[in-house]
RNA sequence: GGGGACGAAGAAGCGCCAGAACUCCCGAGUGGAGUUGACGAGGGCCGGGUUCAUCGAAGGUUUCGGCGGGUGCCCGGCGGUCGAUCGCAGACCGGACAGGUUUCACAAAUCCGCCCGGCGACGGGCGGGACAAAGGAAACCUGAUGCGAGGGU
Numbered sequence: 001g002g003g004g005a006c007g008a009a010g011a012a013g014c015g016c017c018a019g020a021a022c023u024c025c026c027g028a029g030u031g032g033a034g035u036u037g038a039c040g041a042g043g044g045c046c047g048g049g050u051u052c053a054u055c056g057a058a059g060g061u062u063u064c065g066g067c068g069g070g071u072g073c074c075c076g077g078c079g080g081u082c083g084a085u086c087g088c089a090g091a092c093c094g095g096a097c098a099g100g101u102u103u104c105a106c107a108a109a110u111c112c113g114c115c116c117g118g119c120g121a122c123g124g125g126c127g128g129g130a131c132a133a134a135g136g137a138a139a140c141c142u143g144a145u146g147c148g149a150g151g152g153u
Base pairs, nucleotide, nucleotide: 014068015067016066017065019064020036021035022034023033024032025031026029039056040055041054045077046076047075048074049073050072078094079093080092081091082090085149086148087147088146089145097143098142099141100140101139102138103137104136111128112127113126114125115124116123117122
């Protein structure tokens, strides 16, 4: 370096199932084997802490009930943005001041049609047509700083 075997890892609105509901089997019971258990959008500087960690969609049943994790939040640090320069402070961001108005783009499931697997509960896939909010983008309006240093007149 090549080949082979076995094992591990792969996920982060993610994983799991001791409850529950449901299915199948038998020798029929404190039995066995299974199934379900959240639809997408958004969200990641580093360390520590913490735990019902954002947003809407659907729905007359479980999207019930839990466990674990987690991009949330808090504190600290690092690097930055905001002043025609620099430092400290302040606000803010991991693309960057705060508040407001208007506009723009963007979803999947549900639904309809069909295919595959399973005795079944159910699982997987393809096609069709819709519909969000948060957040984002753009334009406009209002309001945006203290102290110090340096420079110019």
Source information
Predicted 3D model of a 153-nucleotide RNA (glmS glucosamine-6-phosphate activated ribozyme aptamer) from a Bacillota bacterium. The prediction has a mean pLDDT of 79. Lineage of the source: Bacteria > Bacillati > Bacillota. Of the family's consensus pairs, 88% are formed in the model. Its Rfam family is "glmS glucosamine-6-phosphate activated ribozyme aptamer". Gene Ontology terms of the family: regulation of gene expression and catalytic activity.